[in-house]
Context: one part of a larger RNA
RNA sequence: UCAUGGCUAAGGAACUAGGCAAAAUCGACCCGUAACUUCGGGAGAAGGGUCGCCCCCGCCUCGGCGGGGGCCGCAGUUAAAAGGUCCAGGCGACUGUUUAUCAAAAACACAGGGCUAUGCUAAAUAGAAAUAUGAUGUAUAUGGCCUGACACCUGCCCGGUGCCGGAAGGUUAAGAGGAGAUGUUAUCCGCCUCGGCGGAGAGGCAUUGAAUUGAAGCCCCGGUAAACGGCGGCCGUAACUAUAACGGUCCUAAGGUAGCGAAAUUCCUUGUCGGGUAAGUUCCGACCUGCACGAAUGGUGCAACGAUCUGGACACUGUCUCAGCCAUGAUCUCG
Numbered sequence: 001u002c003a004u005g006g007c008u009a010a011g012g013a014a015c016u017a018g019g020c021a022a023a024a025u026c027g028a029c030c031c032g033u034a035a036c037u038u039c040g041g042g043a044g045a046a047g048g049g050u051c052g053c054c055c056c057c058g059c060c061u062c063g064g065c066g067g068g069g070g071c072c073g074c075a076g077u078u079a080a081a082a083g084g085u086c087c088a089g090g091c092g093a094c095u096g097u098u099u100a101u102c103a104a105a106a107a108c109a110c111a112g113g114g115c116u117a118u119g120c121u122a123a124a125u126a127g128a129a130a131u132a133u134g135a136u137g138u139a140u141a142u143g144g145c146c147u148g149a150c151a152c153c154u155g156c157c158c159g160g161u162g163c164c165g166g167a168a169g170g171u172u173a174a175g176a177g178g179a180g181a182u183g184u185u186a187u188c189c190g191c192c193u194c195g196g197c198g199g200a201g202a203g204g205c206a207u208u209g210a211a212u213u214g215a216a217g218c219c220c221c222g223g224u225a226a227a228c229g230g231c232g233g234c235c236g237u238a239a240c241u242a243u244a245a246c247g248g249u250c251c252u253a254a255g256g257u258a259g260c261g262a263a264a265u266u267c268c269u270u271g272u273c274g275g276g277u278a279a280g281u282u283c284c285g286a287c288c289u290g291c292a293c294g295a296a297u298g299g300u301g302c303a304a305c306g307a308u309c310u311g312g313a314c315a316c317u318g319u320c321u322c323a324g325c326c327a328u329g330a331u332c333u334c335g
Base pairs, nucleotide, nucleotide: 001330002329003328004327005326006325007324008323010321011320014319019316027051028050029049030048031047036041038149052071053070054069055068056067057066058065059064072076084314085313086312087311088310089309090308091306092305096108097107112147113146114145115144116143117142118141124133125132126131150301151300152299153298155231156230157229160228161227162224163223164222165221166220169219170218171217175213176212180208181207182206183205184204185203187200188199189198190197191196232250233249234248235247236246259293260290271287272286273285274284275283
């Protein structure tokens, strides 16, 4: 000096990002126990008292239970083992699951809700196939997607994208079709130095090839948002001022309803007001000017629950003011 333990005057969180760590609480019995609540809980709420040993009495299911009196110690659940508690808020209903080895959570799952596909050789999945799973199941079933107990609810938009339905018209592949065009030359014609040059060209063969016909799809017509998604601007107006129930105008598929709101969302911002503190960028309650909340990408509440996150209080303490002492090891020195 370090590590692990023990003790500490006065104060008691002044420490610190944060009561991290430590201390405190702790058993059994009796009394007593609030808000809130889904009436089950909350609850061991909180808070208070008793506990050793000896004698006597009553009851007894013979295990104990109750009453009275006395004795000792600083201390009687005498050692050890054995909840700290309360208030308020965010998130997630809950028990559960997870990054084996830096993350246990507000993430995942969940019961419940909804949409959608699927009539059985089911849809879906694996495979080239046979075949298998689904399922030795049959729509109260199985697959996919979203939401996530419960309570109250879930508004408007189908213009875009997707999906579903429709089939009149437009467009549209291979294929069918074959008008025509071209190449070749049996033959014929012209020129002519008799061997060539130029032209036409049936039939066959070959190469192309128009019209016409031709499905789904797309265009088109409807539906559908608990499908992907979206849910405005400017100007004026009331007898103080301010504000605008009201009016005008432009644009849109439609212009954000209920509820909530400086929020796990608010930039300006430590917004403003109130509470708590002597003093509060955090916290709680309001306000609404929502940069950029908002309704199953769910909205708002909510008892219980949580090794969750945030703020406050009591108790308690070497966390601190501010250090000190002790014990056991190690570092260090000698051997």
Predicted 3D model of a 335-nucleotide part of an RNA (large-subunit ribosomal RNA, domain IV) from uncultured Aquimarina sp. Lineage of the source: Bacteria > Bacteroidota > Flavobacteriales > Flavobacteriaceae > Aquimarina. It matches the Rfam family "Bacterial large subunit ribosomal RNA". The sequence was found in a public genome assembly.